The RNA shown here (FMN riboswitch aptamer (RFN element)) has 130 nucleotides and comes from Isoptericola cucumis. Taxonomically the source falls in Isoptericola (Bacteria, Actinomycetota, Actinomycetes, Promicromonosporaceae).
[in-house]
RNA sequence: UCGCGUGCUCUGGGGUCGGUGAAAAUCCGAGCCGGCGGUGAAAGUCCGCGACCCGGCCACCUCCAGUGGCCGGUUGACCAGGUGGAACUCCUGGACCGACGGUCAAAGUCCGGAUGGGAAGCGCACGCGA
Numbered sequence: 001u002c003g004c005g006u007g008c009u010c011u012g013g014g015g016u017c018g019g020u021g022a023a024a025a026u027c028c029g030a031g032c033c034g035g036c037g038g039u040g041a042a043a044g045u046c047c048g049c050g051a052c053c054c055g056g057c058c059a060c061c062u063c064c065a066g067u068g069g070c071c072g073g074u075u076g077a078c079c080a081g082g083u084g085g086a087a088c089u090c091c092u093g094g095a096c097c098g099a100c101g102g103u104c105a106a107a108g109u110c111c112g113g114a115u116g117g118g119a120a121g122c123g124c125a126c127g128c129g130a
Base pairs, nucleotide, nucleotide: 001130002129003128004127005126006125007124008123010121011120016030017029018028019027032108033098034097035049036048037047038046044096045095053073054072055071056070057069058068059067060066078094079093080092081091082090100112101111102110
């Protein structure tokens, strides 16, 4: 210095203006936001992963409920033209999508589960190997 393992820390954005109304940050008009890895060149819309939700098994528990672990299921949305060796990723134009519960009225953006979980990645410490 590189690789591997273990532990720890950190790492998600966005409601602005106007309209209607008794009431809307939820409706209407305009605007705003985009997790992680991959890819012949940069991706919310390609391929996969995570989150939410559902189920099974196991552990704790007398049982229910609940919590944890493992496994499985489900899981939104893009076209046209241009450049190029190469782009569903760039440029131009026009579109589209966004868990669950709550709420004087329907939520990607407010509140809540969540000071949670987590894909992966950086860093630090220790160990092993080259």